Model confidence (mean pLDDT): 81 of 100. A computed fold for a 73-nucleotide RNA from an uncultured Pseudomonadota bacterium, annotated as transfer RNA. Its Rfam family is "tRNA". By type it is a transfer RNA. Rfam links the family to the GO term triplet codon-amino acid adaptor activity.
RNA sequence: GGACUGGUAGCUCAGUAGGUAGAGCAACUGACUUUUAAUCAGUGGGUCGGGGGUUCGAUUCCCCCCUAGUCCA
Numbered sequence: 001g002g003a004c005u006g007g008u009a010g011c012u013c014a015g016u017a018g019g020u021a022g023a024g025c026a027a028c029u030g031a032c033u034u035u036u037a038a039u040c041a042g043u044g045g046g047u048c049g050g051g052g053g054u055u056c057g058a059u060u061c062c063c064c065c066c067u068a069g070u071c072c073a
Stems, first nucleotide, its partner, number of pairs: 001072007010025004019056001027043005049065005
């Protein structure tokens, strides 16, 4: 320098024929318990890496950039 893959909640990740974003764990609250733990119920938490474009509408399609990894030279 070129090619490919990834970037979504605190962490690990799902989510594609475009339609107001989810799970597990963690956190918090409550129930239970003498207390902790465990268990059960619930709650909060995300400009979907950044910027443009297309569209009535973009995590999703197109372009550029940033970043991590792999391969080639």